[in-house]
RNA sequence: GGCCGGUUCGUCUAUCGGCUAGGACAUCUCCCUUUCACGGAGGAAAGACGGGUUCGAUUCCCGUACCGGCUACCA
Numbered sequence: 001g002g003c004c005g006g007u008u009c010g011u012c013u014a015u016c017g018g019c020u021a022g023g024a025c026a027u028c029u030c031c032c033u034u035u036c037a038c039g040g041a042g043g044a045a046a047g048a049c050g051g052g053u054u055c056g057a058u059u060c061c062c063g064u065a066c067c068g069g070c071u072a073c074c075a
Stems, first nucleotide, its partner, number of pairs: 001071007010025004018055001027043005048064005
């Protein structure tokens, strides 16, 4: 360099064109408790970036960036 796969809350992960993007752990608030832990209720928190297709895109297509794998070249 070429080819293939991947990128979603802080972390792990669900999603297969109808999303106001779900769950677990963590975190914050309140309750419970003499205190802590446990437990209960609630909150905040994410689609890498740009473009295209579409009534509608996290999802399909293209480019870019990054990560991983395979492979070639150089000396």
Transfer RNA from Parafilimonas sp., 75 nucleotides, folded computationally.
It matches the Rfam family "tRNA". The family's RNA type in Rfam is transfer RNA. Gene Ontology term of the family: triplet codon-amino acid adaptor activity.
The source organism's lineage runs through Bacteria, Pseudomonadati, Bacteroidota, Chitinophagaceae and Parafilimonas.